[in-house]
Context: one part of a larger RNA
RNA sequence: GGCGUACGGUGAAUGCCUGGCCACUGGCAGCUGAGGAAGGACGCAUCAAACGGCGAAACGCCACGGGGAGCGGUAAGAGCGCAAGGAUCCGUGGAUAUCCGAAUGGGGGAACCCGGCAGCGGCAAUGCGCUGCCAUCCGCGGGUGAAUACAUAGCCCGCGAGAGAGCAACCCGGGGAAUUGAAACAUCUUAGUACCCGGAGGAAAAGAAAAUAAGAAUGAUUCCGCAAGUAGCGGCGAGCGAACACGGAGGAGGCCAAACCAGAGGAAGCUCUGGGGUUGUAGGACUUCAGAUAAGAGACGGCGAAGACUAGCAGAACGGCAUUGAAAGGCCGGCCACAGGAGGUGCAAGCCCCGUAAGCGAAAGUCGGAGCGCUCGAGAAGGAUCCUGAGUACGGCGGGGCACGAGGAACCCAGCCGGAAUCCGCCGGGACCAUCCGGCAAGCCUAAAUACUCGCCAGUGAGCGAUAGAGAACCAGUACCGUGAGGGAAAGGUGAAAAGAACCCCGGGAGGGGAGUGAAAGAGAACCUGAAACCGUAUGCUU
Repeated sequence: GGCGUACGGUGAAUGCCUGGCCACUGGCAGCUGAGGAAGGACGCAUCAAACGGCGAAACGCCACGGGGAGCGGUAAGAGCGCAAGGAUCCGUGGAUAUCCGAAUGGGGGAACCCGGCAGCGGCAAUGCGCUGCCAUCCGCGGGUGAAUACAUAGCCCGCGAGAGAGCAACCCGGGGAAUUGAAACAUCUUAGUACCCGGAGGAAAAGAAAAUAAGAAUGAUUCCGCAAGUAGCGGCGAGCGAACACGGAGGAGGCCAAACCAGAGGAAGCUCUGGGGUUGUAGGACUUCAGAUAAGAGACGGCGAAGACUAGCAGAACGGCAUUGAAAGGCCGGCCACAGGAGGUGCAAGCCCCGUAAGCGAAAGUCGGAGCGCUCGAGAAGGAUCCUGAGUACGGCGGGGCACGAGGAACCCAGCCGGAAUCCGCCGGGACCAUCCGGCAAGCCUAAAUACUCGCCAGUGAGCGAUAGAGAACCAGUACCGUGAGGGAAAGGUGAAAAGAACCCCGGGAGGGGAGUGAAAGAGAACCUGAAACCGUAUGCUU
């Protein structure tokens, strides 16, 4: 020196644990904001750095409820206080709420700077201080009023819980890639995806047939299953990919424009208001006849019962013996159960604690919506005349959407050009024509079934258990990195209880040795367990 063994050091694996996380289920909720949000900056405590709370009225104020013995957050300590005349705490409503932020008097490098007007305070006076108002757009009302006569634009004033901004996903619309695939690549695909912008709601969108069909019919929309990887589309490559019918969820249908009548303004053209009317077996106006508001319906500004939520209340049943540091485990003997879910307690508890089951509870606020109210509500015949959505339908050109890539390409949409018919009418049924069949465009609204989950409540798991699970179990979107956009950690565990080691000794201290606590200190705060690498001490063998 090597190998081995024993005992240590170091080290942190492993085991166990969980205050964190993941996924999902059921329900609730689905908005907030100029009455200044979301989110922040700076402050507020006797001592106060941080987190949490609060806002100059600042660890808090007022009121109403709950609750019932301690309390002044995490968080000890000192000091000083509060509380059965009911504090702290919990819930509901209110007050206050600096500065920035849509930020809105003007500016600005956010949390800063500088104003105007009115009122008030202060000063001899000014400077100064306090309160309120002063952005823009829109709507409504009014005033004034050009070119230009009437007028209009413009300007000014007043009023408005109007808008502005935020928000996880879901929704609609306007724009819209590339990597990729095609084993290269251009049509194509990825994909109308990602991403950007606008808008809305608790859902959104769609929606009441100018539909789908096919010799039979169905009867708005949406969603699911099936049809079906079918019919088709496709450098007929890669790949894309329906619909009808059928089975289900849900179920709802309404309102205008016009004709015509009446009224208002006006000299008139015309405009406005009310009535009327709203469809395809055509309907309505119109004329004539009949004639009651009922049956019934409701998606409506109002009132509003039950019920629910936002604090809570009450809640059955166990003792002994031994072991142990400690009993909930063992043994013995009992009990409750509409409660044997879960958690805690010095070990493993139905009966110790907290709870669980069944039950009870609200001054105030919110949801809710029975009911009340309110609103709507019908006919017949005639067929002359009038009406039934126009730069529309449709065509051409070039595009887009439809599963459909220009194809035989219908259908839908917008751009440019052209441009009808009016019920003896018009559109469609996948070029086109006829027959037949279905429907009535060019106006609007419409619950439910469907999508999602930032958040709240309850629950579940052949989900994780600290290199896992969220990036974050811990003061984490922190420290740190970056000019910036942005990137982004590490880090849990004494013990049942601090009982956290008085006192003595060595030492400057760190640290250690005694003593003491504890079941254990080889649990001593660098603290559960404490593997290995690595480093020692001792020793066997060996060189």
Molecule: large-subunit ribosomal RNA, domain I
Organism: Traorella massiliensis